[in-house]
């Protein structure tokens, strides 16, 4: 910096990601160097070998080899070289592992004084003369061994005296004690038989003294969690005397004394080796302390001392343990946390390598030995750094791949192909530096008698390499020998297809995956890194998410319920001192080695190397004197005391008052009271309630009473007294910083609770009835105990709130109130200070809401708290309660959120307003009956398929007998019923047979066109026969999809731009007064304007003009003519605009009311449907994407199904009758249809219809009688002269066929129904009712469906209280898939 709480926003707040690291592991992959790193885990156990020896110039002595010498030989002696064990010396205490223990007997810094020190170093003094032993060694035991024992024999630089003693120690100051080794080179005189004396050099030893470097010990400062570890301490503090010790000290001891540490964290308890450094980090900080230094601890676990200069001793030695081992059972060995190495642990760490060549130790005069220190190789991509797998040209943009819209796109200049180069790797061949030394040799100098020997300097010379035949260097050939890990939804650079179908799977967090998945899994393609990528663990970083730098607390987490106050922080003016903090100089010291900065050396680098900075801190010394602290002196402005007034439910105790309520007693009085939404328990005739009078007893204090007062908070309320605290004024005087604030502490703390004892009217948990309710351990009612009251004593929490700690300064203002004061004025009353309380508000602040001189503003001081939700204010522990409980206060586990405020919808058994046949008020109907028809369920071989709450269900379907048709059996087809394209033959088409339910199969007969062209021959349409491309699918997804539709609702709403507000979502405009059928128009306003809807243009009817009449109409009597006034056609126009007129309203919009008008306030009817909502409906009209199928999910065909049936349901018919029915008589429409067709007149048949054939291509002829109505008769309330269902019989009509399964006629039947339970639809005027007539669909089938048409033609609407549905405003909200929501608990 960015994902994630949300529809969407700020804000707070976690979780997550990109970044750097690592001693890494794990996957996958893997050419070379160079340099570094490699048991982080069992301080588990460890075979083997190897990591400490050396010295013969301390010493005796064995052995072997050479060589002299005696011996005849065995042998014996000497010398010399080498070796062995031993006595001696030096070293083994260093290197080299390890981090187990230690939180301080540690380490870091930086001081200190009471010490030791082998070997080095400087200088002083010695270094004489003597003795007695013992290893080895013989020799005998003894033992399995390990080892041991006697007895003898021997040397020393082993070891004891003696002397000698400057300085040393002791001292009682007179003294007293204490040393020593000898070795090797050389030698000229001198002694000696010789050894050799002697000297002389070097070494070595002793003695005491300096010094360096080392090391031992004090001190001061830093140095992890935990207070659910708060007291610890007996040698424990301190003294004194003794002892120890290299030195100080309670380090030890005796005695005294009773101190010592500890809230600035003792003690305990958990963790841990510290440091330099290392990773991070902008820097403070955090993590960490592997390789490298520096210190400290510890060597199988524990204990202990020995020797030594050093050790309480990793490769020493005693005692315990615990483990391997060997063992003759009697003993006995042993310690890899040294290099290798091996087990076993473990995700996990090499080679039992080579060398002392270099560098360093150890010993030795040296040579040289010895060194698993070391330097080197060796295995590991374990990490840093290089370097490499080629380069350059090459487009037919090859072939393959993968995608495609089928055109083409990418892989791709990538590769073939052509030129070229050879680093790496290979071979070949040359070939380092790292080595100076020591030795030797020569020269000079030093020492010395010396030229030896021994140092030195200088020159020569040989020798001395583990790595290594290694780096390097040169040659040969040839692109020849070398890429691959993750990723590709967002974060976060990269996409497409295929499988797959909440499956497999994936995931760091958001999240992905239920049939189109850029998120799983393969491809292709692409990003990103590269000999690695990539995962996983881990540290910091982002984290300002613990906040010094650098955060908060009113509601997000979070001010202790209040106060008092001791430690502690913090602190007015003003001198003067000090110098504690602070600042300034110069000093030390802060190891190297890393950071880092200039160099330098490997072909660069990384690494390695010189120098220089740095190193924040400490000491120490030296100014300075502002501030701050100390001290000392003053000051009054903080803070206090008196001294006048004043207000107040502030507190405690005590008496007293009156209303009420109950109870009781006694009167008057009679049926009720009580209680509730409604009861009902309950009281009351035994006398309630009601009312009168009298008593009794507890609580609580009506009005005043408040936006009011008092107190530190709780919290105070009738009056009166008696005690008692604070506060507030107003002037003076006094003290002289006495101040603020507070961890722990204390005190006080509503209400319930709990203890003892009273008290008890009235209210009232539990309790107990009544009721309510599916249940009601509740809300409601009747009763009712604790308790509530008083005293004591305990409890210690509340949403103890202002969800705001106390102090103190500062910083606009207005309004009202409660106390005091003051000025002013006669005075009402104004005006001004202080101290309170409440509202609005300005600039500030706020995440917003809000806060705002009483601050959530600006600042100081001090306490208290808080770090993601959950778990949990809970476990456990301590403290505190008589208890109940109260404080103190986790974890594991889990989840990405949990949260504040604000917005915008949603929504509410909130609120206001307003519509609507939403309800009311009518009028007719459904649910009941029969039948129709649709669905649903059951049924079936199928009963195809869709529609399912308003918005499916007389819907799709405006016509299932065949066909339709998709379904089912049976039965056939396989280029195909349909298209398009090749190749071939033949025109097509006709006709006839035989078979089969057909569809089809077999077969005959005839036959020849058209276009070009002279012909041969081609060509178009048709048909046939091949074979492939391909058809074909009412197969699935309407949740992939277009188009089309239903619905909310013809409801009145849905938005933009600009401005302007708010950080943001958003507001605002659309709000508000009014009005309207309307976001319709006024008026207003931080808005001002637009769009899509509303309205109006569109058709249709209602009046009326023009024009034009033929098939219409027609006053000419009728025809024929004629004529266009009517009627009515159809074309065009007028006509209504709240336009006049009263009134209301706001001088508006607008509304009522009236005139004139065929029509009046939208004239009625239609058509039109705003942004959107329902993943609504439809893949079965149609188009389409993917999937799927291809001898079948495609095609042909016959039968059957779709019409079946115990039920349920919707929806519509006729009824149930007399506002009827039957007969008879008898008017009056409109709209529409006709050539495969309406079908007159007539004529048959009771009819359904059947001849018949005129007109009509249609204002002409026809369908075509219009019903109801009306006029008569008639029926008389009944299963009827109601109903007509069902049946039984006869036709008729279309159709290739009416059985499944068609409509109609006739005659016979004559079922159920007598106004329909909850409950429920439609309708507000030419409506509802109620009649009839017509059309599509169509052969035929609708008087019951649909669209339409005209005829007759009502009733009602007080009103918006509820019921649906809807609009606006507002309000709550934890909803947002929006209340069919969220969501808690039980099982």
């Nucleotide at each position: 910096g960015a994902g994630u709480u949300u529809g969407a926003u700020c804000c707070u707040g976690g979780c997550u990601c990109a970044g750097a690291u690592u001693g890494a592991a794990c996957g996958c992959u893997g050419g070379c160097g160079g340099c570094a790193u490699g048991c982080u885990u069992u301080a588990c156990a460890c075979a083997u070998g190897c990591a400490a020896g050396u010295c013969g110039a301390a010493c005796g002595g064995g052995g072997u080899g050479c060589g002299g010498g005696g011996g005849c030989a065995a042998c014996u002696u000497c010398g010399c070289a080498u070796u062995c064990a031993g006595u001696g010396g030096c070293g083994a205490a260093c290197g080299g592992g390890u981090g187990a223990g230690u939180a301080a007997u540690g380490c870091a810094u930086c001081g200190g004084a009471a010490c030791g020190u082998g070997u080095c170093c400087c200088g002083u003094a010695g270094u004489g003369g003597g003795g007695g032993a013992u290893a080895a060694c013989g020799c005998c035991g003894c033992g399995a061994a390990a080892g041991c024992g006697g007895c003898g024999c021997u040397a020393a630089u082993a070891c004891c005296g003696c002397a000698u003693a400057c300085g040393c120690u002791c001292u009682a100051c007179g003294g007293a004690g204490g040393a020593a080794a000898g070795c090797a080179g050389g030698g000229g005189a001198u002694c000696g038989c010789a050894a050799g004396a002697c000297c002389u050099u070097g070494u070595g030893c002793u003695a005491a003294g300096g010094g360096a470097g080392c090391g031992g010990c004090c001190g001061a400062u830093g140095u992890c969690c935990g207070a659910u570890u708060a007291g610890c301490u007996a040698g424990u503090u301190g003294g004194u005397g003794g002892g120890g010790u290299a030195a100080u000290g309670g380090c030890u001891u005796a005695c005294c004394a009773a101190g010592g540490c500890g809230a600035c964290g003792a003690u305990c308890g958990g963790u841990a080796g510290c440091u330099g450094g290392u990773c991070u980090g902008a820097g403070a900080g955090g993590a960490u302390g592997a390789u490298c230094a520096g210190c400290c601890a510890c060597a199988c676990u524990g204990g202990g001392a020995c020797u030594g200069a050093g050790a309480u001793a990793c490769g020493g030695c005693c005692c315990a343990g615990a483990c391997u081992c060997c063992u003759a059972c009697g003993g006995g060995a042993g310690g890899c946390a040294g290099c290798a190495g091996u087990g076993g642990g473990g995700a996990a760490u090499u080679u039992u390598g080579g060398a002392c060549a270099a560098u360093g130790g150890g010993g030795g005069c040296a040579a040289c030995c010895c060194u698993g220190a070391u330097c080197c190789a060796g295995c590991c991509a374990u990490g840093c750094c290089g370097c490499g797998u080629g380069c350059g040209g090459g487009a037919a943009g090859a072939a393959g791949g993968c995608c495609u819209u089928c055109g083409g796109g990418u892989u791709g200049u990538a590769a073939a192909c052509c030129g070229c180069u050879u680093u790496u790797a290979g071979c070949c061949g040359g070939g380092a530096c790292g080595a100076a030394a020591g030795c030797u040799c020569u020269a000079c100098g030093g020492a010395u008698a010396a030229c030896a020997c021994c140092c030195g300097u200088a020159g020569g010379g040989g020798u001395u390499g583990a790595c290594g035949g290694u780096a390097c260097c040169g040659g040969c050939g040839g692109a020849a020998u070398a890429a691959g890990c993750a990723c590709c939804g967002g974060c976060u650079a990269a996409c497409u297809a295929c499988g797959u179908g909440c499956c497999a799977g994936c995931a760091g967090c958001c999240g992905c995956g239920g049939u189109a998945a850029u998120a799983c899994g393969u491809a292709g393609g692409g990003u990103g890194c590269g000999a690695g990528c990539g995962u996983u663990a881990a540290u910091c970083g982002g984290a300002a998410u613990u906040a010094c730098u650098g955060g908060g607390c009113g509601u997000a987490a979070a001010g202790c319920g209040u106060g008092c106050g001791c430690a502690g922080g913090c602190g007015g003016u003003u001198c003067g001192u000090u110098g504690u903090g602070u600042c300034g100089g110069c000093g030390g010291u802060g190891a190297a080695a890393g950071c880092c900065c200039c160099g330098g050396g490997c072909u660069c680098a990384a690494c390695c190397u010189g120098g220089g900075a740095a190193u924040g801190g400490c000491c120490g010394u030296u100014g300075a004197a502002a501030c701050u602290g100390g001290c000392g002196a003053a000051c009054u402005g903080g803070a206090g005391u008196g001294u006048g007034g004043c207000a107040g439910a502030g507190g405690g105790g005590g008496g007293u008052g009156g209303a009420a309520u109950u109870c009781c007693g006694c009167g008057u009085g009679u049926a009720g009271c009580a209680g509730u939404g409604a009861a009902a328990u309950g009281c009351g005739u035994a006398g309630a309630g009601a009312u009168g009078c009298g008593g009794a007893g507890g609580a609580a204090c009506a009005c005043c009473g408040a936006u009011g007062g008092c107190g530190a908070a709780g919290g105070c309320a009738g009056c009166c007294c008696c005690c008692u605290g604070g506060g507030c004024u107003g002037a003076c005087a006094c003290u002289g910083a006495c101040g603020c604030u507070c961890a722990g502490g204390c005190a006080c703390g509503a209400a319930a609770g709990c203890g003892u004892g009273g008290g008890g009217a009235g209210c009232a948990a539990a309790c107990a009835g009544g009721a309510u309710u599916a249940g009601a351990u509740a809300c409601c009612c009747u009763g009712g105990u604790a308790g509530u009251c008083c005293a004591c004593g305990c409890c210690c929490u509340a949403a103890a709130c202002g969800a705001u700690g106390u102090c103190g300064a500062c910083u606009a203002g207005g309004u009202g109130u409660u106390g005091g004061g003051g000025a002013a004025g006669c005075g009402a009353u104004u005006c001004c200070c202080c101290a309170g309380u409440a509202c609005c508000g300005u600039a500030g602040c706020u995440a917003a809401c809000g806060c705002g001189u009483g601050a959530a503003g600006u600042c100081g001081a001090c306490c208290g708290c808080c770090u993601g939700g959950g778990g949990a204010g809970u476990a456990c522990g301590g403290c505190c309660g008589c208890a109940a409980g109260g404080u103190u206060a986790a974890a594991a586990c889990u989840c990405a959120a949990a949260g504040g405020a604000a917005u915008u919808g949603a929504c509410g058994g909130g609120g206001a307003c307003c519509c609507g046949c939403a309800c009311a008020a009518g009028c007719g109907g459904u649910g009941g009956a029969u039948g129709a028809u649709g669905u649903g369920g059951a049924u079936u071989a199928a009963u195809u398929c869709g529609a399912u709450g308003c918005a499916a269900c007389g819907c799709g379907a405006a016509c299932a007998a065949c066909c339709u048709u998709a379904c089912c059996u049976a039965c056939c087809c396989u280029u195909g019923a349909c298209a398009u394209g090749u190749g071939c033959c033949g025109a097509a088409g006709c006709c006839c047979g035989g078979u089969g339910a057909g569809a089809g199969c077999c077969g005959g007969g005839g036959g020849u066109g058209c276009c070009c062209g002279a012909a041969a021959g081609g060509g178009a349409a048709c048909g046939g026969c091949a074979a492939c491309a391909c058809a074909g699918g009412u197969g699935c997804u309407g949740c992939a999809u277009g188009g089309c539709u239903g619905u909310c609702g013809u409801c009145a709403g849905c938005u933009c731009g600009u401005g302007u507000c708010g950080u943001g979502a958003g507001a605002u405009g659309u709000u508000g007064g009014g009005u309207u059928a309307a976001g319709u128009c006024c008026c207003g306003c931080a808005a001002c304007g637009a769009g899509c809807g509303c309205a109006a243009c569109c058709c249709u009817u209602g009046u009326c003009c023009c024009u034009a009449g033929u098939u219409g109409c027609u006053a000419c009597g009728c025809a024929a003519g004629g004529g266009c006034a009517c009627u009515c056609u159809a074309a065009g126009g007028a006509g209504a605009c709240c336009g006049c007129c009263g009134g209301u309203g706001a001088c508006a919009a607008a509304c009522c009311g009236g005139a004139g008008g065929a029509a009046g306030g939208u004239g009625g009817g239609g058509a039109u449907g705003a942004c959107g909502u329902c993943a609504a409906g439809u893949c079965a009209u149609c188009a389409u994407g993917g999937c799927c199928u291809u001898u079948a999910u495609g095609a042909c065909c016959a039968g059957g199904g779709c019409u079946a049936c115990a039920c349920a349901c919707g929806u519509g018919c006729u009824a149930c009758a007399a506002u009827g029915g039957u007969a008879g008589a008898u008017a009056c429409a409109g709209a529409g249809g006709g050539a495969a067709g309406c079908c007159a007149a007539c004529g048959c048949g009771c009819g359904a219809g059947c001849g018949g054939g005129a007109g009509c291509u249609a204002a002409u002829c026809c369908c075509a009688g219009a019903a109801a109505a009306u006029c008569u008769a008639u029926c008389g309330u009944a299963g009827u002269c109601c109903g007509g269902a069902u049946u039984g019989g006869a036709g008729u009509c279309u159709g290739c066929a009416a059985c499944u399964c068609g409509a109609c006629u006739c005659c016979a039947u004559g079922a159920a129904g007598u106004c329909g339970g909850a409950a429920u639809c439609g309708c507000u005027a030419g409506u509802a009712a109620u009649c009839g007539c017509a059309g599509a669909u169509c052969a035929g089938c609708a008087u019951u469906g649909c669209u339409g048409c005209g005829g007759u033609g009502a009733a009602u609407a007080c009103g918006u209280u509820c019921c649906c549905g809807g609009g606006u405003c507002u309000u709550g909200u934890a909803c947002a898939c929006a209340c069919c929501g969220c969501c808690c608990g039980u099982c």
Molecule: small-subunit ribosomal RNA
Organism: uncultured beta proteobacterium